[in-house]
Context: one part of a larger RNA
């Protein structure tokens, strides 16, 4: 100087407390461990691995296993020789591949040949998702959006170092003020950026419809209009600016006014010096090392989907604030031509037929919870839907291993969950549906969108994590 303390002081955080909803019990989905297997490819392992890489494992992917094949190789450059390229087609084989048949003779040319492509040969070489993340780059997680981390000059100390950065206040903040052997500065904080909340100006189609007119069973449907909503460009607005109190007359804090918004308005992006030899050689790049008729390459089938068990994350429930049936109302984001697809017809339905419209503010395009009415009357039930049988639909060469969906039948467990433990402070939790990426098909996952919409916070004694000062030390 740091680190540590079941030392002290001050302060903060859904850290506790106060509340709400869960997990832990059940069934299923999914990931992991273990076990099994020819293989169940590999990585990730306290927080910070385990719905993670994977924003889609039937084949492919695919790296694994088995079988059959290739050896200058699937791919790159160079050399030699031959053939245009290419197309059609027969046989064997699971295919890779092997053995043939027929057509075809292009472009440039100094007529030697050349460009491009295909085949054969030779060696230089290719190739490796082989190993090392403890050789590395790059990228990422974490402490933590915590308020810290440093430097120059000066001063103090023999020196390691100290000071500044400590102190008194204050703040979300090393934020600011005052004091001060320090005076300044840098990286962080804040601001600048995006979205959102109010208003104004400009613009008015595909959006809108107040007033005027027309038409209809009805509808912005039509003429028309720019008022309103909205869209999207530019501006205004919030700064403790104003008032009162308080404080040291400071920084600030408390209350108030006006205002759409008040003290960082709300949300996002943004992550200092560093820590964990944290993660990644399987995104990519790369040193070293290893393989080179194989640890490289091709094909088919299988596996990654196994199943005494254990754990994580979720979905669905156990019901009446509910289930079922009928009627009825209101969104936002986003996507669409190898696509999204209305009306209509067929089917109980998944879906099929057909195809208007849409390269989209135009079409796809009906949200669900909600509300109104009926029924069920506390039961393992008209709750719950696992499992299983049968019949189908769709995608795709192909759903056996191993897809999703529908209908009929079947109707497990489950009556609110031990110890323990998680999230959340407001348009949040909870609850309800919608869209997108990936994608032929497959979503209870992920990312986004809107609808309905709470309870509680006395407080900082305690648990956990963190910041500053101080103290002790057999630690470095």
């Nucleotide at each position: 100087u740091g680190a540590c303390g079941g030392g002290g002081g001050c302060c903060c955080g859904c850290a506790c407390a106060a509340g709400c909803a869960g997990u832990g019990g059940a069934g299923c989905a999914u990931g992991g461990g273990g076990u099994u297997u020819a293989a169940u490819u590999c990585g990730a392992u306290g927080c910070a691995a385990c719905g993670c890489g994977a924003a889609a494992a039937a084949c492919c992917u695919u790296a694994c296993c088995u079988a059959c094949c290739c050896u200058u190789g699937a791919c790159a450059u160079c050399c030699u020789c031959g053939g245009a390229a290419u197309u059609a087609u027969u046989c064997a084989g699971c295919a890779a591949u092997g053995a043939g048949u027929a057509a075809g003779u292009g472009c440039c040319u100094u007529c030697g040949g050349g460009a491009g492509c295909c085949g054969a040969g030779u060696g230089a070489c290719a190739g490796g998702u082989g190993c090392u993340g403890c050789a590395u780059g790059g990228c990422u997680g974490u402490c933590g959006u915590c308020a810290g981390c440093u430097c120059g000059u000066g001063u103090c100390g023999u020196g390691a170092g100290a000071u500044g950065u400590u102190g008194g206040g204050u703040u979300a903040a090393g934020u600011c003020c005052c004091g001060u052997a320090a005076c300044g500065a840098g990286c962080g904080c804040a601001a600048c950026c995006c979205u959102u909340a109010u208003c104004c100006u400009u613009a008015g189609u595909u959006g809108c419809c107040a007033g005027c007119a027309c038409a209809u069973a009805a509808u912005g449907g039509u003429g028309g209009g720019g008022a309103c909503u909205c869209u999207a460009a530019g501006g205004a607005a919030a700064c403790u600016g104003c008032c009162g109190g308080u404080a040291a007359u400071a920084a600030g804090c408390c209350g108030g006014a006006g205002g759409a918004a008040g003290g960082u308005g709300a949300g996002g992006a943004u992550g200092a010096c560093g820590u964990c030899a944290a993660g990644u050689c399987a995104u990519c790049a790369u040193g070293g090392u290893c393989c080179u008729u194989a640890u490289g390459g091709g094909u088919a089938g299988g596996g990654c989907u196994a199943c005494a068990c254990c754990c994580g994350u979720g979905c669905u429930a156990c019901a009446a604030u509910g289930g079922u049936c009928g009627g009825u109302a209101c969104a936002a984001u986003g996507g669409g031509u190898c696509g999204c697809a209305a009306u209509c017809c067929c089917g109980c339905g998944a879906g099929g037929g057909g195809g208007a419209g849409c390269c989209a503010a135009u079409c796809c395009u009906u949200a669900a919870a909600g509300c109104c009415g009926a029924u069920c009357u506390c039961a393992g039930u008209c709750c719950g839907g696992a499992u299983u049988g049968g019949a189908u639909u769709c995608u795709g060469u192909a759903a056996c291993u191993c897809g999703a969906a529908u209908c009929c039948a079947u109707g497990a467990a489950g009556u609110c969950g031990g110890a323990a433990u998680u999230g959340c402070u407001a348009g949040u939790a909870a609850u309800c549906g919608u869209g997108a990426a990936u994608c032929a098909g497959c979503a209870u996952g992920u990312c986004a969108c809107g609808g309905u919409g709470a309870a509680u916070a006395c407080g900082u004694u305690c648990c956990c994590g963190g910041g500053c000062c101080u103290u002790g030390u057999a630690c470095a």
Small-subunit ribosomal RNA, 3' major domain from a metagenome, 476 nucleotides, folded computationally. Its mean pLDDT, the model's own confidence on a scale to 100, is 83.